[in-house]
């Protein structure tokens, strides 16, 4: 002195990358749900169970009419902000909420384990009001990227992995 090479910096994948925010605007809907009036004729009241309060023949649970009438999730295009495990699921702990008690069970934070390179169609389950969206499996082809081959050797094709990954830069210990 040369190549290997960590820690850090700095990018790409898409014009249908991902999330998240507030306001509008449609669904939710003439539905909950209060009030009346009939019918009914003993139960009913938390997301599910017990269990405890209350409620109820001075008429419960349900159902028809009338007359009043939401709202929360979701969701849309456009903005704005943050990003490129961006984010999504899942295990298991643990907080909060669903009226208080106990269990479970859902929903939103935290951390923690695992598996996903992206997006799209389809089928099939969940969640949902829902042919909308979202999630999770499986298949399809696209579509980035790296490894091996091949090749018309600048194009392009197969196979095949994963994001702690790939591309630049970097040079610490090492060691050759």
């Nucleotide at each position: 002195a040369u190549a290997c090479a960590a820690a850090g910096u700095a990018g790409a994948g898409g014009u249908u990358g991902c999330g998240u925010c507030g306001a509008u605007c449609a669904u939710c809907a003439g539905u909950a749900g209060c009030c009346g009036g009939c019918c009914g004729g003993a139960u009913g009241u938390u997301g599910c169970a017990g269990g405890a309060a209350c409620a109820g023949a001075g008429g419960a649970a349900g159902g028809c009419c009338g007359a009043u009438g939401a709202a929360a999730g979701g969701g849309a295009g456009a903005g704005a902000c943050g990003c490129c495990g961006a984010a999504g699921a899942u295990u298991c702990a643990u907080g909060c909420a669903g009226a208080a008690c106990u269990g479970c069970c859902u929903g939103c934070g935290u951390g923690c384990u695992u598996c996903u390179g992206g997006g799209c169609a389809u089928a099939u389950g969940g969640u949902g009001a829902a042919g909308a969206a979202c999630c999770a499996u499986a298949u399809g082809a696209c579509u980035a990227u790296c490894a091996u081959c091949u090749g018309u050797g600048c194009a392009g094709g197969a196979u095949g992995g994963g994001g702690a990954g790939c591309u630049a830069c970097g040079a610490a210990a090492g060691a050759a």
Molecule: Lysine riboswitch aptamer
Organism: butyrate-producing bacterium SM4/1